[in-house]
RNA sequence: UAGUGCGGCUAGGGGCGCCUGUGACAGGCUGAGAGUGACCCUUGAACCUGAUCCGGUUAAUUCCGGCGUAGGAAAGCAAGCACACUUUCAG
Numbered sequence: 001u002a003g004u005g006c007g008g009c010u011a012g013g014g015g016c017g018c019c020u021g022u023g024a025c026a027g028g029c030u031g032a033g034a035g036u037g038a039c040c041c042u043u044g045a046a047c048c049u050g051a052u053c054c055g056g057u058u059a060a061u062u063c064c065g066g067c068g069u070a071g072g073a074a075a076g077c078a079a080g081c082a083c084a085c086u087u088u089c090a091g
Stems, first nucleotide, its partner, number of pairs: 001084001003083004008077003011042004017029005047072003053066004
């Protein structure tokens, strides 16, 4: 230092499904996250649309894959750590 990576703060974006009992509620499945709360993401993109989609699996499901090099989608700050580069000083 206008570099790379990992962080921090502030602000913002997003999703919350399937099954069983029995409505509240409780339990089971997948997952980072399935509500009182955390989790994920912010242009190297979480998530949405297509979708009452298609194929496979399952008790069932956005469970897995296709669609998908698709279309859309939310940013600033300071200079913290490590590395790299440059300059100066000392040995």
This is a predicted structure of a 91-nucleotide RNA (TPP riboswitch aptamer (THI element)) from a Gammaproteobacteria bacterium.
The prediction has a mean pLDDT of 77.